Predicted 3D model of a 98-nucleotide RNA (SAM riboswitch aptamer (S box leader)) from an Actinomycetes bacterium. Rfam family: SAM riboswitch aptamer (S box leader). Its family is annotated with regulation of gene expression in the Gene Ontology. Rfam describes the family as follows. The SAM riboswitch is found upstream of a number of genes which code for proteins involved in methionine or cysteine biosynthesis in Gram-positive bacteria. The SAM riboswitch acts at the level of transcription termination control. Its mean pLDDT, the model's own confidence on a scale to 100, is 77.

RNA sequence: UAAUCAUCAAGAGCGACUGAGGGACGGGCCCGUUGAUGUCGCGACAACCAGUUAAAGGCUGUGCUUUUGACCAGGUGCCAAUGCCCGCUCGAUGAAAG
Repeated sequence: UAAUCAUCAAGAGCGACUGAGGGACGGGCCCGUUGAUGUCGCGACAACCAGUUAAAGGCUGUGCUUUUGACCAGGUGCCAAUGCCCGCUCGAUGAAAG
């Protein structure tokens, strides 16, 4: 760096504009003119990358680098419902649907 598998399912909103769809897709089930969605602004959540730092190693080197921890929150991500449920495979149960 790439591929595959397992586990988990926590957290977080306001305003302006827009105006009918949206939750990838299919089937459900939900959200939405009490304004969803999208865009912008400010903010929050989280801590992957970066930054700072400590310890332990490596490299004949007062530096670089690896791992782990801490700090920070610049760059991402994200701020309905378990990343909403199912979709594939196996097993149990059932006459079957389930």